[in-house]
Molecule: transfer RNA
Organism: Parcubacteria group bacterium Gr01-1014_29
RNA sequence: GUCAGGGUAGCUCAGUUGGUAAGAGCACCGCACUCAUAAAGCGGGGGUCGUGGGUUCGAAUCCCACCCCUGGCA
Numbered sequence: 001g002u003c004a005g006g007g008u009a010g011c012u013c014a015g016u017u018g019g020u021a022a023g024a025g026c027a028c029c030g031c032a033c034u035c036a037u038a039a040a041g042c043g044g045g046g047g048u049c050g051u052g053g054g055u056u057c058g059a060a061u062c063c064c065a066c067c068c069c070u071g072g073c074a
Stems, first nucleotide, its partner, number of pairs: 001073007010026004019057001028044004050066005
């Protein structure tokens, strides 16, 4: 340089025939339980969906450019 895959919560990821209010597990906070701690239980907070444009009534999802990560080729 080029090709492919990926970038969504603190972490690991799901969600891509465009449309309910963006989700799960773990972590974190609170409650309850216990002599106490942990686990199991109940509840809660947390997201410019990499960045900027475009298409559309409507974009995490489609199109373009760019940035970053991983791998292949050169």